RNA sequence: GCGCGUUAAAAGCAAAUCUGGCCAAAGCCAGAGACGCAAAGCCACGGGUCCUCGCCUCCCACCACGAUGUUCUGUCGUGCAGGACUCAAGAUAGCCGGGCUGCCGAU
Numbered sequence: 001g002c003g004c005g006u007u008a009a010a011a012g013c014a015a016a017u018c019u020g021g022c023c024a025a026a027g028c029c030a031g032a033g034a035c036g037c038a039a040a041g042c043c044a045c046g047g048g049u050c051c052u053c054g055c056c057u058c059c060c061a062c063c064a065c066g067a068u069g070u071u072c073u074g075u076c077g078u079g080c081a082g083g084a085c086u087c088a089a090g091a092u093a094g095c096c097g098g099g100c101u102g103c104c105g106a107u
Stems, first nucleotide, its partner, number of pairs: 004105002012037002017032006035094001041100003045097003048092003054087001057084003063079006069072001
């Protein structure tokens, strides 16, 4: 230096959950806490997954307004709530791949 690391040793990170904060949400931050981790250090580049404040299209209850004539629990249109999909944005590095960097050396 390259590789490797199963019960060495030193140092380290911290899932769920709880508390406080941020966010529309996913999720993130801090403290507590340890399920785990040899890159569970960093980077959203590729794939996956999650989210839906916003855009397009479609569906559409109640209600409101308008139109209409056949006056009916009428029909049609628009708006609002809600839903589906796409896009965009976001999240996840502890989903996988990839890139960059790094501690220790018992074996």

The RNA shown here (c-di-GMP-I riboswitch aptamer) has 107 nucleotides and comes from a Gammaproteobacteria bacterium. The coordinates come from a structure-prediction model, not an experiment, and the mean pLDDT is 79. It matches the Rfam family "c-di-GMP-I riboswitch aptamer". Rfam's curators write: GEMM was predicted in a large-scale screen for bacterial structured RNA regulatory elements.